Small-subunit ribosomal RNA, 5' domain from a metagenome, 530 nucleotides, folded computationally.
RNAcentral holds the full RNA, with entries from SILVA.
Its mean pLDDT, the model's own confidence on a scale to 100, is 87.
Its Rfam family is "Bacterial small subunit ribosomal RNA".
Context: one part of a larger RNA
RNA sequence: GAUUGAACGCUGGCGGUACGCUUAACACAUGCAAGUCGAACGGUAACAGAUGCUAGCUUGCUAGCAUGCUGACGAGUGGCGGACGGGUGAGUAACGCGUGGGAAUCUGCCUAAAAGUGGGGAACAACCCGGGGAAACUCGGGCUAAUACCGCAUAACCUCUACGGAGAAAAGCUGGGGACCUUCGGGCCUGGCGCUUUUAGAUGAGCCCGCGUUGGAUUAGCUUGUUGGUGAGGUAAAGGCUCACCAAGGCUACGAUCUAUAGCUGGUCUGAGAGGACGACCAGCCACACUGGGACUGAGACACGGCCCAGACUCCUACGGGAGGCAGCAGUGGGGAAUAUUGGACAAUGGGGGCAACCCUGAUCCAGCGAUACCGCGUGUGUGAAGAAGGCCUGCGGGUUGUAAAGCACUUUCAGUAGGGAGGAAAUAGCUAAUGUUAAUAGCAUUAGAAGCUGACGUUACCUACAGAAGAAGCACCGGCUAACUCUGUGCCAGCAGCCGCGGUAAUACAGAGGGUGCAAGCGUUAAUC
Numbered sequence: 001g002a003u004u005g006a007a008c009g010c011u012g013g014c015g016g017u018a019c020g021c022u023u024a025a026c027a028c029a030u031g032c033a034a035g036u037c038g039a040a041c042g043g044u045a046a047c048a049g050a051u052g053c054u055a056g057c058u059u060g061c062u063a064g065c066a067u068g069c070u071g072a073c074g075a076g077u078g079g080c081g082g083a084c085g086g087g088u089g090a091g092u093a094a095c096g097c098g099u100g101g102g103a104a105u106c107u108g109c110c111u112a113a114a115a116g117u118g119g120g121g122a123a124c125a126a127c128c129c130g131g132g133g134a135a136a137c138u139c140g141g142g143c144u145a146a147u148a149c150c151g152c153a154u155a156a157c158c159u160c161u162a163c164g165g166a167g168a169a170a171a172g173c174u175g176g177g178g179a180c181c182u183u184c185g186g187g188c189c190u191g192g193c194g195c196u197u198u199u200a201g202a203u204g205a206g207c208c209c210g211c212g213u214u215g216g217a218u219u220a221g222c223u224u225g226u227u228g229g230u231g232a233g234g235u236a237a238a239g240g241c242u243c244a245c246c247a248a249g250g251c252u253a254c255g256a257u258c259u260a261u262a263g264c265u266g267g268u269c270u271g272a273g274a275g276g277a278c279g280a281c282c283a284g285c286c287a288c289a290c291u292g293g294g295a296c297u298g299a300g301a302c303a304c305g306g307c308c309c310a311g312a313c314u315c316c317u318a319c320g321g322g323a324g325g326c327a328g329c330a331g332u333g334g335g336g337a338a339u340a341u342u343g344g345a346c347a348a349u350g351g352g353g354g355c356a357a358c359c360c361u362g363a364u365c366c367a368g369c370g371a372u373a374c375c376g377c378g379u380g381u382g383u384g385a386a387g388a389a390g391g392c393c394u395g396c397g398g399g400u401u402g403u404a405a406a407g408c409a410c411u412u413u414c415a416g417u418a419g420g421g422a423g424g425a426a427a428u429a430g431c432u433a434a435u436g437u438u439a440a441u442a443g444c445a446u447u448a449g450a451a452g453c454u455g456a457c458g459u460u461a462c463c464u465a466c467a468g469a470a471g472a473a474g475c476a477c478c479g480g481c482u483a484a485c486u487c488u489g490u491g492c493c494a495g496c497a498g499c500c501g502c503g504g505u506a507a508u509a510c511a512g513a514g515g516g517u518g519c520a521a522g523c524g525u526u527a528a529u530c
Base pairs, nucleotide, nucleotide: 001530002529003528004527006526007525008524009523010522013377014376015375016374017373018372019370020369021335026333027332028331030330031329032328035080036079037078040077041076043073044072047071048070049069050067051066052065053064054063055062056061057060087288088287089286096213097212098211099210100209101208102207105205106204110201111200112199113198114197115196116195117194118152120150121149127142128141129140130139131138132137158167159166160165172193173192174191175190176189177188180187181186214260215259216258221251222250223249226248227247228246229245230244231243232242233241263285264284265283266282267278268277269276270275290311291310292309293308294307313324314323315322316321341367343366344365345364349363350361351360352359353358380410381409382408383407390401391400392399393398414471416466417465418464419463420462424457431449432448433447434446435445436444437443474519475518476517477516478515479500480499481498485514486513487512488511489510495502496501
C1' cells in the first nucleotide's frame, strides 16, 4: 500500500447492489418449513345445493328430519412424492476431493420402438358391536370396495439350460358417440390417462485404477482376514466383501504405523510475476442430522422434520407407562468483541401431486433491521472589500480567519407534499380456424389466431407540479518518517508514543485554543493476510 463475513471509538443526509453467529455440531418455548390425487376405492364426519316428509304460516320462505342424488370432502384403503429442495462442517489426511482413465453394474418419472392388457379368487382397513388404558394407544368378533393382495391362462427378440426343454406378467379409470344389442347398469365403437413384458436412449447413481492433495522421526517398525490362491456364499455389480481350506505373505526411510491439524475443489485476497495466505457469500462433490448401533420400505435411504434398540437430556403421568430432537425459516436463553424480523406472497422462477382447475412449497421472490462492504448523489451556485464585527497572533504599524460571512441575484438534485404512471405477465383453462385420429362436422392431440383473467413487492421505478437555501459534516492528524505552526497552561508532573523518542519554566511532540493538512458520510484504532 492493498484486502476483510470484521469489531471498537467519535460522527451520521439519501439511494442502488451485495453481505450479515467466524464463538457453544450448546440447550431450545411457540408458529410455520411435504404434501397431493374423489379421473384408483368403499364411503359421508363437516359445509353448500337438490328432492321428499313434517310443523309454522307473511303461499313461498323459515325451522326440523330423511335421502351420497349433486358440488365437494374429515377420517380410512390405495398411488406418487416425503432419497429433491433447505441447513451445517462435527467427523474425515481418505479413491474423501481434483484430474485423467476403466469394466463387472443398476436406473422411478421422461423419450423412441415391439408386443400384450384374457378369465377368476380370498382378504384387510374404514364402518358396526364389545373390551382394556390416566394417556399414548390397543385387543377381540362381524360386514365390505379397489389401480391393494393371490392363483389360472397366454407370452417372446426376456430368464435359466444338460440345448431336449423349462419358467415367468398385467388394472383399470375417464371424455365423446351414429347404427345394432340390452337385464337399462351397460355392451359395442372411438379418443385420453394408465398397467404388464422387452429393446434402445437420456438422466442419475454404485464400483475400480494412475497422478496430485498439511505438519511432526523428540512417532521406526506396522499387519492375522493380515497378503495371495482354490471353492462357496453374498451383492445391481468386480473384489477377503464374508466363510471353509491351503500357502506365508503384504506395507515401510521415495516415511509405513502413530500423532496433531483440516471438509475438498472451482475460486478469493495479495503480488510485476514466481509465490504466499485463505476456502465467508455463489457453484460442484463429500460427510452429518441429540450420541452410538441396526435394518425395513423403496427405482433410489441404511432416510434432518420415517421405524427399532441402547444412552444422555427435557417434558407429561392416575407411577403402570408414554412423548420429544431447529446443523429448515423466524424466534428464545447461553457463549461471545460480534452478526438481523416469531414479516408478506406464491405475482414470477423452480419443485411435488393432479387430465385439469387447483392445492402445497420459510425453495424462491420480496419487504424489515445493520454505514458491514462497494458504487453513486447531496449538504447549494454566482456575485460580494467597508477586507465589517468577533476570535487568534502581534514587533501595536498591522497580519490572519477571509469572498469566508452579511448583503444582492439565482437554482431546487435528494429528502417533503400532491398528482400521474411503465415493466416484471407469459401462459394454463375457455373460444375460433387448420391438420391428424376417427364411422363422425363428438371428443381428443398438435399448430396458428383473437379476446380476456392473474402483481407479494407497491404509497414500485420513472415523470410532472408546489414551496423554500430551505432539512443534511464529520473524523483523524500537524517533531522526523509524513502533507500541515503559533499562543496559553503544565513543569521528568499530568501525559504522549507505530519507530526514533517528547515532558525537569519560553514544549511546533503533553492539554486547550486559533490556524492549517488529509480523507469525507464517513474518519480513526485494533485484529488478521499478502